[in-house]
RNA sequence: GCUGGUGUAGCUCAACGGUAGAGCGCCUGAUUUGUAAUCAGAAGGUUGCGGGUUCGAUUCCCAUCACCAGCUCCA
Numbered sequence: 001g002c003u004g005g006u007g008u009a010g011c012u013c014a015a016c017g018g019u020a021g022a023g024c025g026c027c028u029g030a031u032u033u034g035u036a037a038u039c040a041g042a043a044g045g046u047u048g049c050g051g052g053u054u055c056g057a058u059u060c061c062c063a064u065c066a067c068c069a070g071c072u073c074c075a
Base pairs, nucleotide, nucleotide: 001071002070003069004068005067006066007065010024011023012022013021018055027041028040029039030038048064050062051061052060
């Protein structure tokens, strides 16, 4: 330098163009003498960043950044 993959909640990951979710964690409450466990509830997201297509984009297209893997060239 080229090619491919990944990037979404604090963490691990979903979501065939139509309300962005789950598990764990955190918080509150119930239960308990108390804690853990269990049960119920709530909060938490400019979907890496910037554009484009579309009535509508996490999803499709382009560019770009970070990380991972492979290939190639030069000294």
Background:
Transfer RNA from Christensenella sp. MSJ-20, 75 nucleotides, folded computationally. It matches the Rfam family "tRNA". Rfam classes the family as a transfer RNA. The organism belongs to Christensenella, within Bacteria. RNAcentral records the identical sequence in 2 taxa.